[in-house]
Context: one part of a larger RNA
RNA sequence: GGCGUAUGGUGGAUGCCUUGGGUCUGAGAGGCGAUGAAGGACGUGGUAAGCUGCGAUAAGCUACGGGGAGCUGCACACAAGCGUUAGAUCCGUAGAUUUCCGAAUGGGACAACCCGGCACACUGAAGGUGUGUCACCCGCCGUAAGGCGGGAGCCAACCUCCUGAACUGAAACAUCUAAGUAGGGAGAGGAAAAGAAAACAAUAGUGAUUCCCUGAGUAGUGGCGAGCGAAACGGGAAGAGCCCAAACCCUGGCGGCGUGCCGCCCGGGGGUUGUAGGACUGCAUUUAGAAACUCUCAUCAAGCUGAAUCAUCUGGAAAGUUGAGCCAUAGCAGGUGAUAGCCCUGUAAGCGCAAAUUGAGAGGGACGAGCAGUAUCCUGAGUAAGGCGGGACCGGAGGAAUCCUGCCCGAAUCUGCCAGCACCAUCUGGUAAGGCUAAAUACUCCUCAGACACCGAUAGUGAACCAGUACCGUAAGGGAAAGGUGAAAAGUACCCCGAAACAGGGGAGUGAAAUAGUACCUGAAACCGUACGCUU
Numbered sequence: 001g002g003c004g005u006a007u008g009g010u011g012g013a014u015g016c017c018u019u020g021g022g023u024c025u026g027a028g029a030g031g032c033g034a035u036g037a038a039g040g041a042c043g044u045g046g047u048a049a050g051c052u053g054c055g056a057u058a059a060g061c062u063a064c065g066g067g068g069a070g071c072u073g074c075a076c077a078c079a080a081g082c083g084u085u086a087g088a089u090c091c092g093u094a095g096a097u098u099u100c101c102g103a104a105u106g107g108g109a110c111a112a113c114c115c116g117g118c119a120c121a122c123u124g125a126a127g128g129u130g131u132g133u134c135a136c137c138c139g140c141c142g143u144a145a146g147g148c149g150g151g152a153g154c155c156a157a158c159c160u161c162c163u164g165a166a167c168u169g170a171a172a173c174a175u176c177u178a179a180g181u182a183g184g185g186a187g188a189g190g191a192a193a194a195g196a197a198a199a200c201a202a203u204a205g206u207g208a209u210u211c212c213c214u215g216a217g218u219a220g221u222g223g224c225g226a227g228c229g230a231a232a233c234g235g236g237a238a239g240a241g242c243c244c245a246a247a248c249c250c251u252g253g254c255g256g257c258g259u260g261c262c263g264c265c266c267g268g269g270g271g272u273u274g275u276a277g278g279a280c281u282g283c284a285u286u287u288a289g290a291a292a293c294u295c296u297c298a299u300c301a302a303g304c305u306g307a308a309u310c311a312u313c314u315g316g317a318a319a320g321u322u323g324a325g326c327c328a329u330a331g332c333a334g335g336u337g338a339u340a341g342c343c344c345u346g347u348a349a350g351c352g353c354a355a356a357u358u359g360a361g362a363g364g365g366a367c368g369a370g371c372a373g374u375a376u377c378c379u380g381a382g383u384a385a386g387g388c389g390g391g392a393c394c395g396g397a398g399g400a401a402u403c404c405u406g407c408c409c410g411a412a413u414c415u416g417c418c419a420g421c422a423c424c425a426u427c428u429g430g431u432a433a434g435g436c437u438a439a440a441u442a443c444u445c446c447u448c449a450g451a452c453a454c455c456g457a458u459a460g461u462g463a464a465c466c467a468g469u470a471c472c473g474u475a476a477g478g479g480a481a482a483g484g485u486g487a488a489a490a491g492u493a494c495c496c497c498g499a500a501a502c503a504g505g506g507g508a509g510u511g512a513a514a515u516a517g518u519a520c521c522u523g524a525a526a527c528c529g530u531a532c533g534c535u536u
Stems, first nucleotide, its partner, number of pairs: 001535009015521001016484002020455002022452007029444002031154002039101003042055003046078001050074002061095006070082003106115003116134007136151006158189001159187005169176001173223001199206002210237004220228002241436003244380001248269003252265006274414001276379004280373004293363006303351003309324003313320001325342002327331001333345003386408007395421001416431005471478002491520001494507004
């Protein structure tokens, strides 16, 4: 030196565990903010660095309700206290306080700082202090001064609108694709958008919108390449319809004047549609049925009641074993010194409950309905259509309807107008150029309850642990590692060695176990030793 056996160190794999995650389901909530948010800075404890809570009333104050023996957060020590039926800590609801920064808003500023005006008080004075107030924009009222309202900022996804790529694919690339995607901007709501036919259809019919299935990878489109890609019918979810403008009538105001007419404007009535309707003229007149609001009932906080087991054996410990019982509208689950329906917390079931909420019922009552006549009037104009240039549709300009519009033109008025994929005729359907509208649909930052042929500490969130931390970067930004003594600290009194006060160790003691000693469950391998044997 090698091999073997034994026994250690180091190391932290593996096994077991779970405080944390992942993905969903059902309910709820879907916003917060000038009454100052989200997010922070700085303070605040007997000792107080951090986290948590709170705000100069500062781990808290007040009221009401709950609860019932302990309590002064994490945080297991000391000190000083509070409370036990005169009810503390704690839990719920409501209120008070709530420094400074931050939309930040009196002015300024390198956020958490500086400096002011006005009024009042201290107060008589001030280079003082305190309290209140003083930003900008919009709307309404007002001659004005001003008064009263609203906005601003934050927020995960979902939604609408405006704007809008490229990589890529086409095996290159330009039309095309990716894609109206990503990105940027504006805005709203708990949903948003859409929506009550100038719609579909086809000789038969349907009857607003939205969503799902189907139709269908069909009809189509396409350097007819790559690709893109409907609609109606049918079946379901849901279901709801309405209001203006105008004609006409009237009050008021203004103007023209020819002095009783015309024009314009605000307002009131009227009226709202395609089997055309309405105004107008005449005749008649009364009944179904929203929301707000009121009442009743239910729902909702902390919380309360809540059944039933003993012994033997093993063991450190019984929930295990054996024997004999019991409850069950409760054998979901968690804990307890190993595996517990009957030990504890609970569970089923029942009860309690302020305001608000939500739901149901009753009252309430805006708006709303008719017959005949048809001469006249009204029925959304720089609109529809057209031309040029673009865009949207399944449709890339095509034979190209339909929809939108930057420029130019530019109708008709119910004997009207539009559509039915060029266009024309017939036929059919509808009534544009004003507006509102629940539900079915989309999403989940968040709350509660629950589930899992999801993970189990190199996994699962980046984060089970004081993590968006430490650390890195000028910055935008990037971004970790790190869980487990024991049933209980019973966390090794005392003695000895030693390196100083001490590190470490040996006894002793605790414990079931200390090769469970806080470098703590198990403790693999690499790697490093010690002892013995064999061998060179």

Large-subunit ribosomal RNA, domain I from Lacibacter sp., 536 nucleotides, folded computationally. The RNAcentral record of the full RNA draws on ENA. Its Rfam family is "Bacterial large subunit ribosomal RNA". Gene Ontology terms of the family: ribosome and structural constituent of ribosome. Lineage of the source: Bacteria > Pseudomonadati > Bacteroidota > Chitinophagales > Lacibacter.